[in-house]
Molecule: c-di-GMP-I riboswitch aptamer
Organism: Candidatus Competibacteraceae bacterium
C1' cells in the first nucleotide's frame, strides 16, 4: 500500500417509541432509549425518495380550496468523492 471482516480485543455510532425545543411541512437538535451499523464518520455532487413555504396558474365572498413548484430535507436509499480505528492475510 492492497484485500478481507472472526461469536476476538480496545473503543465508537445510535433506529423506533417517549419528553422538550426549532420548522409551514418533510425533517432537525437535546435528553432518554437501543433497532441495528466495519464507515450508521464527513460532503446533498449524481440518481431516487419525502415535504410543498415563497412563487405561478386555476377556484372562491374569503385569510378558502386544488394543481404545479426546492432555493427545504434524507449520507441509517444507492452511487461518487474525502478522511479514518482494530485484526487477519
Nucleotide at each position: 500500500a492492497c484485500u478481507u471482516g472472526a461469536u476476538a480485543a480496545a473503543g465508537g455510532c445510535a433506529a423506533a417509541a417517549c419528553a422538550g425545543c426549532c420548522g409551514a411541512a418533510a425533517g432537525g437538535c437535546u435528553g432518554c432509549g437501543g433497532c441495528g451499523c466495519a464507515a450508521a464518520a464527513c460532503u446533498a455532487c449524481u440518481g431516487g425518495c419525502c415535504u410543498a413555504a415563497a412563487c405561478u396558474c386555476g377556484u372562491g365572498c374569503a385569510u378558502u380550496c386544488g394543481a404545479g413548484a426546492a432555493c427545504g430535507g434524507u449520507c441509517g436509499c444507492a452511487g461518487a468523492g474525502u478522511c479514518g480505528c482494530c485484526a487477519a492475510g